[in-house]
RNA sequence: GCGGGCGUAACUCAGUGGUAGAGUGUCGGCCUUCCAAGCCGUUCGUCGUGGGUUCGAAUCCCAUCGCCCGCU
Numbered sequence: 001g002c003g004g005g006c007g008u009a010a011c012u013c014a015g016u017g018g019u020a021g022a023g024u025g026u027c028g029g030c031c032u033u034c035c036a037a038g039c040c041g042u043u044c045g046u047c048g049u050g051g052g053u054u055c056g057a058a059u060c061c062c063a064u065c066g067c068c069c070g071c072u
Base pairs, nucleotide, nucleotide: 001071002070003069004068005067006066007065010024011023012022013021018055025043027041028040029039030038048064049063050062051061052060
């Protein structure tokens, strides 16, 4: 230099055009003599960034940044 993959909640990941979700975690409550476990509720996102297409974009297109892999 060229090609490819990934980037979504604190963490691990779903979500292939129509109001962003799960598990774990945080916090509170119940239970317990206390702790753990269990149960109920709660909290947490400008979907890496900028632009484009569209009535509508996490999703499609372009550029760019970061990480990883391959080629040279």